Predicted 3D model of a 1428-nucleotide RNA (small-subunit ribosomal RNA) from an anaerobic digester metagenome. It matches the Rfam family "Bacterial small subunit ribosomal RNA". Gene Ontology terms of the family: structural constituent of ribosome and ribosome.
RNA sequence: AGAGUUUGAUCCUGGCUCAGGAUGAACGCUGGCGGCGUGCCUAACACAUGCAAGUCGAGCGAUGAAGUUCCGACAGAUUCCUUCGGGAUGAAGAUGGAAUGGAUUAGCGGCGGACGGGUGAGUAACACGUGAGGAACCUGCCUUUCACAACGGAAUAGCCUCGAGAAAUCGGGAUUAAUACCGUAUGAUAGUUUAGCUUCGCAUGAAGCUAAACUCAAAGAACUUCGGUGAAAGAUGGCCUCGCGACCCAUUAGCUAGUUGGUGAGAUAAAAGCUCACCAAGGCGACGAUGGGUAACCGGCCUGAGAGGGUGAACGGUCACACUGGAACUGAGACACGGUCCAGACUCCUACGGGAGGCAGCAGUGGGGAAUAUUGCACAAUGGAGGAAACUCUGAUGCAGCGACGCCGCGUGAGUGAUGAAGGUCUUCGGAUCGUAAAACUUUGUCCUAGGGGAAGAUAGUGACGGUACCUUAGGAGGAAGCCCCGGCUAACUACGUGCCAGCAGCCGCGGUAAUACGUAGGGGGCAAGCGUUAUCCGGAAUUAUUGGGCGUAAAGGGUUCGCAGGCGGUUAUCCAAGUCAGGUGUGAAAUCCCGAGGCUUAACCUCGGUAAGCAUUUGAAACUGGAUAGCUUGAGUUAAGGAGAGGAAAGCGGAAUUCCUAGUGUAGCGGUGAAAUGCGUAGAUAUUAGGAGGAAUACCAGUAGCGAAGGCGACUUUCUGGCCUUAAACUGACGCUGAGGAACGAAAGCGUGGGUAGCAAACAGGAUUAGAUACCCUGGUAGUCCACGCCGUAAACGAUGAGUGCUAGGUGUUGGGAGUCAAAUUUCAGUGCCGCCGCAAACGCAUUAAGCACUCCGCCUGGGGAGUACGUGCACAAGCAUGAAACUCAAAGGAAUUGACGGGGACCCGCACAAGCAGCGGAGCAUGUGGUUUAAUUCGAAGCAACGCGAAGAACCUUACCAGGGCUUGACAUCUACUUGCUUAGCUUAGAGAUAAGCUAUUUUCUUCGGAAACGGGUAGACAGGUGGUGCAUGGUUGUCGUCAGCUCGUGUCGUGAGAUGUUGGGUUAAGUCCCGCAACGAGCGCAACCCUUGCCUUUAGUUGCCAUCACUUCGGGUGGGCACUCUAGAGGGACUGCCGAUGAUUAAAUCGGAGGAAGGUGGGGAUGACGUCAAAUCAUCAUGCCCUAUAUGUCCUGGGCUACACACGUGCUACAAUGGUCGGUACAGAGAGCAGCUACACAGCGAUGUGAUGCGAAUCUCACAAAGCCGAUCUCAGUUCGGAUUGCACUCUGCAACUCGAGUGCAUGAAGUCGGAGUUGCUAGUAAUCGCGGAUCAGCAUGCCGCGGUGAAUGCGUUCCCGGGUCUUGUACACACCGCCCGUCACACCAUGGGAGUUGGUAAUACCCGAAGCCGGUGACCUAAC
Repeated sequence: AGAGUUUGAUCCUGGCUCAGGAUGAACGCUGGCGGCGUGCCUAACACAUGCAAGUCGAGCGAUGAAGUUCCGACAGAUUCCUUCGGGAUGAAGAUGGAAUGGAUUAGCGGCGGACGGGUGAGUAACACGUGAGGAACCUGCCUUUCACAACGGAAUAGCCUCGAGAAAUCGGGAUUAAUACCGUAUGAUAGUUUAGCUUCGCAUGAAGCUAAACUCAAAGAACUUCGGUGAAAGAUGGCCUCGCGACCCAUUAGCUAGUUGGUGAGAUAAAAGCUCACCAAGGCGACGAUGGGUAACCGGCCUGAGAGGGUGAACGGUCACACUGGAACUGAGACACGGUCCAGACUCCUACGGGAGGCAGCAGUGGGGAAUAUUGCACAAUGGAGGAAACUCUGAUGCAGCGACGCCGCGUGAGUGAUGAAGGUCUUCGGAUCGUAAAACUUUGUCCUAGGGGAAGAUAGUGACGGUACCUUAGGAGGAAGCCCCGGCUAACUACGUGCCAGCAGCCGCGGUAAUACGUAGGGGGCAAGCGUUAUCCGGAAUUAUUGGGCGUAAAGGGUUCGCAGGCGGUUAUCCAAGUCAGGUGUGAAAUCCCGAGGCUUAACCUCGGUAAGCAUUUGAAACUGGAUAGCUUGAGUUAAGGAGAGGAAAGCGGAAUUCCUAGUGUAGCGGUGAAAUGCGUAGAUAUUAGGAGGAAUACCAGUAGCGAAGGCGACUUUCUGGCCUUAAACUGACGCUGAGGAACGAAAGCGUGGGUAGCAAACAGGAUUAGAUACCCUGGUAGUCCACGCCGUAAACGAUGAGUGCUAGGUGUUGGGAGUCAAAUUUCAGUGCCGCCGCAAACGCAUUAAGCACUCCGCCUGGGGAGUACGUGCACAAGCAUGAAACUCAAAGGAAUUGACGGGGACCCGCACAAGCAGCGGAGCAUGUGGUUUAAUUCGAAGCAACGCGAAGAACCUUACCAGGGCUUGACAUCUACUUGCUUAGCUUAGAGAUAAGCUAUUUUCUUCGGAAACGGGUAGACAGGUGGUGCAUGGUUGUCGUCAGCUCGUGUCGUGAGAUGUUGGGUUAAGUCCCGCAACGAGCGCAACCCUUGCCUUUAGUUGCCAUCACUUCGGGUGGGCACUCUAGAGGGACUGCCGAUGAUUAAAUCGGAGGAAGGUGGGGAUGACGUCAAAUCAUCAUGCCCUAUAUGUCCUGGGCUACACACGUGCUACAAUGGUCGGUACAGAGAGCAGCUACACAGCGAUGUGAUGCGAAUCUCACAAAGCCGAUCUCAGUUCGGAUUGCACUCUGCAACUCGAGUGCAUGAAGUCGGAGUUGCUAGUAAUCGCGGAUCAGCAUGCCGCGGUGAAUGCGUUCCCGGGUCUUGUACACACCGCCCGUCACACCAUGGGAGUUGGUAAUACCCGAAGCCGGUGACCUAAC
């Protein structure tokens, strides 16, 4: 830093999407360790349980434990004495009493529960931020200073007792203390009032001093000290006021009654309508009031180059709240999270009477949700409350636990290691790759495990963390890698599976049988204890553009003008200093960011130092903007003299024309159309003449001419009136420009009232057209069009171009003036056109009349559709207009230009394309092909032209691919390997439909070193064979078609941002992009033409099988000799080139026309030859071939059947319908071919097909082989016939293993349809059409088909309007799969979202009124007390 996506391609506009960063995250897969952070974003939903605010006995009464001492009774250890019976001593123990002792604490009292902790519901506000002010204030504990503490008093909790109640709790009585409460005293540097003085201030006023009067205080406990009272200060904390700043909606435009201000009073710590009484009528608002919606605010955090945009978790500051609403009390401080009262909802207890509660404290539970932790340890540290202190309390806090939620760090090993192992995957089968990767060997120890030591945090004691961090010893590579992606964007490719299915997808888009896009695998890429996805924000997006965009045609200039506010504003001088610039000061909390250092092994993290916009204030500067003053004249305006004009309004008036009326002439039509009809007309139309009526519009002049702000304005005359232009001076002295709202004007249509109405003419009627025709055409015809007055307020109201000013080459026309002149040239001002440079523009184009270069102001735009729609509001009589969304949906919509294609667009040209002709097809019968149907099968392919007598140059078997049945499985065919065997070949028999099977006979390859080897064959096994199975949309090759049409391209240059253009267009000409000329083109290639074959003329060479002019022979046949002249054959040459002449061609051209000569003349005729490409054209069944399928069958062999079916439809042909003919008889003339498993002479037999015998010829020799139409005669005489021959019967012939299904031919007999063919349609321009026969390929046999050959041999062509096809140029296009295109609307069904809807329901905000708890204030009354 960009990229993808609109198109066939291009440039632009424009949206959508992606790559980056971030998160209090969640989800999926995975998960080794540690450090530091962080963790209900949703239900301010409800909460079980425990804890989170107590403390002081050194304030008080009361209580009086343990212990100690003493006493009484009990008990009796030990010791002593003993007569062993006992006696004395009396410890420990236990119990009771007394004293001492002082633990404990419910209560009174003090301080603290207003801090700390939580949450973000409310709040758009002085709530917050920032900066000021308080001369209008308060402040417990703390610090400093001064002074003081005298004398008294009465109660009340507790305790005791009685009572009520389930309980919570409460009541009565008796008694008692204080640092609780009260009275009196003392008291000032306190307060209030009065009087006076001094000093000061921004106003009110403040400070100080003097004098007097009045008022107000106290508490002790202990013996170190801590408290108490009054006063003055400080510090801290709070309260109030103000400037500025920060969301959306105008489809919220007016709001306000204590409202705004004043006077006085009250209330408060304190100013103030804070409250009240009275007075005034104010106050706020487009610089956005009021209303609605949303929202705690900030330091900061994320992003960004920045400006900005988003956000307000954690940490820190402020505010607000504590179940919901209200209220006050206490207090220094609250209207109080773990206080009180009331109301409400909810939960719990209850004896039903009544009570209790508030986790948005820490844990935790339920619920909600995609989602967020332990009912942990400790007061050791820091901090807080109380206390004199010890100490107590502290879910603040310090720690630990859980979670990869985030950031940071470390590890999962390192070195050597090629046989490139095994295995996987791919493969062209050679190999490649995973890959030094592994194994193996050597080695290390972060984490880990075990043992040992062991902190700092603690300044004397005290350590939850914690035997933690850290250190050390030992062990052993052991326990530690995943996730996403691989079509483009975007780094990374193959195989298989799937087959528009399953699925993917952020955008474009993949998937319909060869998917790098789906799924899996191998490989690869990226990141890594994480990786992806989703959500949200910024960026990219200059896609809201201040930096930094636009508006002629892409979205976008208001229809036009005037004009209030606002914005902007010529020139000179002086002053001021608001903006501006510079310096200083205050503030800008800390943390964060940035810079520089430092501490944890590093980093994250932590610590220290530094750095700033802004705001306020102050000092200065004076260029610019602004303000003030005084000037100037060039902007603007005024006066004067001229000028042009469809500028506007009103009144009057003219002629032409249409229509109507009256009268005359006159007779049968008129009118209208593509053609008609409706209509008018014998009751006299149309036509014509005369007179009259009435309305509307103003021919010619008339012109990219004039005027107007725009809409718009057109006969003539008069009146009134607006603006403009020119000229020369004078005057005013910036008076100007633009212009949100606002006002006025504003085509046509439409509306209202009243007139008017000739013509025209929506609606409507009729006639036509048409499948229909609610249209186009015709005949009529009402609103309307016209006038007056009043509405409407819109148009493609367009130059699709807002207004103003200045500057920036020209040329040419025109309108109105001026200068100049005899007239001109020339020049100047104001308009109006065209062309054109610079410049601009995406291009088209604009270009002094800018879309150029600049400035000022206004309006408008921000993807397409939905939609100028809905709702709301305003206006309007209505129609409607103005303002003007969203849901939903698409990845485009669009502009300009390019190349094609297309057009019932244009111009030019060609073709049997039409026309002019000839012969047909379409009707009949038959042949053949196709469709359809049928069938076991009727094998398959071909499908408009360009499938259909096509593949098939020939289906009885074979062919054959199809069907039925019977067989075979390394196979009918090929190659190889291993083992085994010796065949092979010929003949015969049996079974069978045959394939095949069984058997018999004969025969036994080559070489040899005799071991064997080789060839060939059989058998077994394995690789494999085979497939007319699929895909012609995977292909090669071949072919058709446009089309033998004249086109299709390239190199270099030039033009264009580019696609592209030019060349190839233009003027001529041609069959032709053939040639010539011109030209920013110059050349070239593939096509055209020519070269090739054939045919037409001539020459030459050669002369058998061909020929015969001359000569001879002859059986009279070129048969023979002879000859090669001719014909002919087949080689080589010649010939034709617009070469010659004339005319035309603008003239020199190309060329055309005519002529001469010539066998042939303008390509002589015919053929071969087919450019770039189009049709996914045809063919996998000629062949080849990828992939797929099949493998005891989709292969292969055999028999039989089928491809030959038959209500029907179509194509192509043959034969006919007859006399230009049929039949019979006679008779003439070809060309090109074929032939040995062949063609067959000739003879004989047969009516004949043919048969028998036999000859020549591998062919210029022989044969097929008589050509037919024709010609000469005869007959038939217009009929279903002597036409026509289908069909059928009988009898035969030939081919062939075999003619039943299913061949061809012959003879006799039979004798169908058909009498020239509807709509329509085909071929052909000369040796052609038509007609006549002949040959060949295929082939055993089987053409009416196909391919060739010759014979006879026409007609017509004015011409290019039309049909079809094609070519070139041009034009339009919203087409590009390209008109068989694209595309619009209704309807049917389903779904999504939205508007309306009789209504109904819930919520929010507001207004009016009623009832009204607690509480506070006031009034009044009663009682108690020493105490108002």